The RNA shown here (c-di-GMP-I riboswitch aptamer) has 87 nucleotides and comes from Mesobacillus subterraneus. NCBI's taxonomy places the organism under Bacteria, Bacillota, Bacilli, Caryophanales, Mesobacillus. RNAcentral holds the sequence, with entries from Rfam and Ribocentre.
[in-house]
């Protein structure tokens, strides 16, 4: 150092639901909880997948319909760091 994670050890994060707080939403943050996760650490480069403020199109209007610039790494591939045993 590559490769693997069956069996340990020592930890680590933390789904849903709920308090609070942001936010137009999606959704993030904070406590609480634990569904699982060998990276479920971290980076929006790729691709999917949510949301539509604002823009634009229709509309007499009520609406509708596209669009990220916004999000989601515990969707997936990908870089970059990392614990411990095993051949």
């Nucleotide at each position: 150092u590559a490769c693997a994670g069956a069996a340990a050890a020592a930890g680590g994060c933390a789904a849903a639901c709920u308090u609070g707080u942001u936010g137009a939403a999606a959704a993030a943050c904070u406590a609480g909880g634990a569904c699982g996760c060998a990276a479920a650490g971290u980076c929006a480069c790729g691709g999917a997948u949510c949301u539509a403020a604002g823009g634009u199109g229709c509309a007499a209007a009520a609406g509708c319909a596209c669009u990220a610039u916004g999000a989601u790494g515990g969707c997936c591939g990908g870089g970059c760091c990392g614990c411990c045993u095993g051949g």